[in-house]
RNA sequence: GCUACUGUGGCUCAAUGGUAGAGCAGCUCAUUCGUAAUGAGCAGGUUGUCAGUUCGAUUCUGACCAGUAGCUCCA
Repeated sequence: GCUACUGUGGCUCAAUGGUAGAGCAGCUCAUUCGUAAUGAGCAGGUUGUCAGUUCGAUUCUGACCAGUAGCUCCA
């Protein structure tokens, strides 16, 4: 330099154009002599950035940024 893939709550991942969810972690309550476990509830997201298409974009298109993998050239 080229190609492919990935980017979504604190972490790991869903959601194939129509109100963004789950598990773990966090907080509160119940249970317990107490803790853990268990049960119930709550909070937490400008979906990497900027544009485009569309009535409507996490989803489709382009550029850019970051990461991972492979290939090539030079030293």
A computed fold for a 75-nucleotide RNA from Ruminococcaceae bacterium CPB6, annotated as transfer RNA. Lineage of the source: Bacteria > Bacillati > Bacillota > Clostridia > Oscillospiraceae. RNAcentral records the identical sequence in 12 taxa. Model confidence (mean pLDDT): 80 of 100. It matches the Rfam family "tRNA". The family's RNA type in Rfam is transfer RNA. The sequence is in RNAcentral, with records from ENA.